[in-house]
The RNA shown here (c-di-GMP-I riboswitch aptamer) has 85 nucleotides and comes from uncultured Brevibacillus sp. Taxonomically the source falls in Brevibacillus (Bacteria, Bacillati, Bacilli, Caryophanales).
RNA sequence: GACAAGAGCAAACCCGUGUGAAAAACGGGGACGCAAAGCCACGGGCCUACGGUAUUUUCCAAUACACGGCAGCCGGGUUACCGAA
Repeated sequence: GACAAGAGCAAACCCGUGUGAAAAACGGGGACGCAAAGCCACGGGCCUACGGUAUUUUCCAAUACACGGCAGCCGGGUUACCGAA
C1' cells in the first nucleotide's frame, strides 16, 4: 500500500490491585481509534516531585531539577504478518 484475506492492539469511562509518594502501571469489562497503537526513553516535548541535590528562609515551608513516567505527542533506531494493480 487495495472497498483483498486472515489475525492483532485497545482511548475515554467503570470495577479491582497485598504495585507506586505521585505521575503512572497492572488485571477484568469497554471501544475512540491504530498498518507497526510491536519493541527501545537516543533527541525534542509532555506529566509527576516521596526521597535526593541546589537556592531562599529563624522555623514552618517555598521554588527549581528526573535519576520516576508517557512508545496512543513528534523525530530517530530496531524487528515483523498479508499482498493485488